[in-house]
This is a predicted structure of a 73-nucleotide RNA (transfer RNA) from Arthrobacter sp. Model confidence (mean pLDDT): 82 of 100. Rfam family: tRNA. Rfam classes the family as a transfer RNA. The organism belongs to Arthrobacter, within Bacteria.

Order: sequence, then structure tokens, then C1' cells
RNA sequence: GGGGCUAUGGCGCAAUUGGUAGCGUACCUGCUUUGCAAGCAGGGGGUUCAGGGUUCGAGCCCCUGUAGCUCCA
Repeated sequence: GGGGCUAUGGCGCAAUUGGUAGCGUACCUGCUUUGCAAGCAGGGGGUUCAGGGUUCGAGCCCCUGUAGCUCCA
């Protein structure tokens, strides 16, 4: 320098070829316990890497950029 993959709550990941962004874990509250942990119930937290475009509607499609991983030279 060129090719490919990835970027989504604190962390790990989903989201059926466009239609209200979910799961696990962590966190908070309650129950239980002398107390902790475990267990059970409930709850909060995201403008999906950044900018732009297409569309009634974009995590998903298109363009540019950034970061990480990887291959080739």
C1' cells in the first nucleotide's frame, strides 16, 4: 500500500435478506437469612463507532472517515 471481518446498555452477544432494539451477566430494590452468598420477584440503564445519502420508515441498503483483528505484498 491492497483485500476481508468486526464496531449495538458496564461486560459478553442477538436482532429472520428495512417495520416499536432484545437475551445472558453485572447493577438497584424487595422477599428469604442473625448476617453474607445462593435462590425467587420486580426495576433502571442504548439515539446501534462518526458524518452524510436513499426511504413513509435504517442496527440492517449506499458513500466517506475512524478504531480493532486478520491475510497478502